Description: This is a predicted structure of a 75-nucleotide RNA (transfer RNA) from a Chloroflexota bacterium. The sequence is in RNAcentral, with records from ENA. Model confidence (mean pLDDT): 81 of 100. Its Rfam family is "tRNA". The family's RNA type in Rfam is transfer RNA. Rfam's curators write: Transfer RNA (tRNA) molecules are approximately 80 nucleotides in length.

[in-house]
RNA sequence: CGGCGAGUAGCGCAGUCAGGUCAGCGUGAGCGGUUUGGAACCGCGCGGUCGGAGGUUCGAAUCCUCCCUCGCCGA
Numbered sequence: 001c002g003g004c005g006a007g008u009a010g011c012g013c014a015g016u017c018a019g020g021u022c023a024g025c026g027u028g029a030g031c032g033g034u035u036u037g038g039a040a041c042c043g044c045g046c047g048g049u050c051g052g053a054g055g056u057u058c059g060a061a062u063c064c065u066c067c068c069u070c071g072c073c074g075a
Stems, first nucleotide, its partner, number of pairs: 001074007010027004020058001030044004051067005
C1' cells in the first nucleotide's frame, strides 16, 4: 500500500442479506420475594442516541461515501 472480516447495554451476542412495529436475547450488577442464613430459583425496573462524520430517503443499526480502531491474508 491492497483485499477480507469485525465494531450494537458493564460483558458475550442476534438483528444488516430483503430500509418501517427491531432497540432485542443471555449474563453481570441493583432492589424485592423465598430461606434461620447463604446458594439456587422467582419477580421488578434500570442500563444504548448501533465506532465517528456526511449523503440518499417520508423513514437508516440496515443503503452509499470518507475516516478511526482491532484481527487475518497478500505485497